[in-house]
Predicted 3D model of an 87-nucleotide RNA (c-di-GMP-I riboswitch aptamer) from an uncultured Rubrobacteraceae bacterium.
Of the family's consensus pairs, 100% are formed in the model.
Its mean pLDDT, the model's own confidence on a scale to 100, is 84.
It matches the Rfam family "c-di-GMP-I riboswitch aptamer". Rfam's curators write: GEMM was predicted in a large-scale screen for bacterial structured RNA regulatory elements.
């Protein structure tokens, strides 16, 4: 210096909830708010998973099929990049 790892201190993020705008929804953006986060930085819906909507095949209905649109990176997988330094 690295590579792993998360004690301290300083700072960053901000969940449910409430206003408020927007969206058929799932959510999304702003303010408040703070449950949690050592990459809860940034990019990615590509694989997996979840969730809405809409067609559609059976069905008495459900529930589950199948097809299209979509939404979550604070659900895991991937890429790029960083702060601080105690065991």
């Nucleotide at each position: 210096u690295c590579c792993a790892c998360g004690a301290a201190a300083g700072g960053g993020c901000a969940a449910a909830c409430c206003c408020g705008c927007c969206g058929c929804g799932a959510g999304g953006c702003g303010g408040g708010g703070g449950c949690g986060c050592a990459a809860a930085g940034c990019c990615c819906a590509c694989g997996g998973g979840u969730c809405u909507c809409u067609c559609u095949a059976c069905u008495a209905g459900g529930u589950g099929g199948g097809a299209g649109a979509g939404g979550c990176g604070g659900c895991c997988g991937g890429g790029c990049c960083g702060c601080c330094g105690a065991a």